[in-house]
The prediction has a mean pLDDT of 77. Bacterial large signal recognition particle RNA from Paenibacillus sabuli, 268 nucleotides, folded computationally. Taxonomically the source falls in Paenibacillus (Bacteria, Bacillota, Bacilli, Paenibacillaceae). The model forms 93% of the base pairs in the Rfam consensus. Its Rfam family is "Bacterial large signal recognition particle RNA". Gene Ontology terms of the family: SRP-dependent cotranslational protein targeting to membrane, signal sequence recognition and signal recognition particle, plasma membrane targeting. Its Rfam clan is "SRP clan".
RNA sequence: CCGUGCUAGACGGGGAGGUAGCGGUGCCCUGUAACUCGCAAUCCGCUAUAGCGAGGUUGAAUUCCUGUCGUAGGUUCUGUUUGAUGCGGGGUCUGGCAUCUGUGAACAGUGCUGACGGUCGGGUCCUCCGCAAUUGGCUCUUGUGAACCCGGUCAGGUCCGGAAGGGAGCAGCCGUAAGCAAGUUCGUCGAUGUGCCGGGGGAGCGCCUGACCUGAGCUGGAAUCAGAAAAGCCGCCUGGGUCGCAUGAAUCGAGGAGAGGUGCACGG
Repeated sequence: CCGUGCUAGACGGGGAGGUAGCGGUGCCCUGUAACUCGCAAUCCGCUAUAGCGAGGUUGAAUUCCUGUCGUAGGUUCUGUUUGAUGCGGGGUCUGGCAUCUGUGAACAGUGCUGACGGUCGGGUCCUCCGCAAUUGGCUCUUGUGAACCCGGUCAGGUCCGGAAGGGAGCAGCCGUAAGCAAGUUCGUCGAUGUGCCGGGGGAGCGCCUGACCUGAGCUGGAAUCAGAAAAGCCGCCUGGGUCGCAUGAAUCGAGGAGAGGUGCACGG
């Protein structure tokens, strides 16, 4: 140096997070070549020799180990700029909207069949009286209504009488008192959340209405302009927060490039 067979090792890696620390499952980034099964985030298994258990492939080199360069990507910063969003403060913020006051173009409705205004009156409102209505009582009318203790007439019977006649008087009849029932109308006394019918007094902002005077506006919303105060909304200033883009620094760092190192046995 070559060949054969073994072994160490390898069979993805990285970031954040988690952990005393290491690795895995899970999340993210790479890579398309990167073994299979079981365990596992309320975790699973280990101990600086840092996944455990089982099986399989490859195997001392382009493939294993160590460092260097180097970028995808990730993480961190009371970083910086910038965008968005929300919170707090500011009206001694120069602003806009909203609000208040004044102005009142144009438009619509109405108006010489008389706007607005003025004077007088009436009603609506309150109260009193009268009247009516309703209602109750009384009077009144009709009917009924007393065995006897109401009246008249009193059959029969009874009493007095010699007789003629007379007395008292039940029933019946007629009438009537108290009472009972009914009642159109008339009269009278009383009552009222009935009424506008009449009259008196009162109130009087508003509404309706009549007469008279005058003669051109009135009503509605509302453009524009001006002023004021306040802080409701927007804008502006300011102090933090959250998220995102870009950038700076630090850190980790896949793939990639390149350097160095590294067994055993046998045979030639």